[in-house]
Molecule: c-di-GMP-I riboswitch aptamer
Organism: Campylobacterota bacterium
RNA sequence: UAUCAGAAAGGCCAAACCAUUUGUGAGAAUGGGACGGAAAGCCACGGGUCUCAUGUCAGACAGCCGGGUUGCAUCA
Repeated sequence: UAUCAGAAAGGCCAAACCAUUUGUGAGAAUGGGACGGAAAGCCACGGGUCUCAUGUCAGACAGCCGGGUUGCAUCA
């Protein structure tokens, strides 16, 4: 220095549900909330699921799986 690991410390994110807004819809945003998460940061490249306006290059889900990429700490 890199990788594995995620003890300790500082912290971080935030499911379901509720309210408001928005979209034809899947869904998304804000606030509350906390099931969980070592990347539950980001990317739609592959698979998968979902939506309808069925597409010329359609769209959604990254907290479904894989992959890529970046990051905090450093006891054993």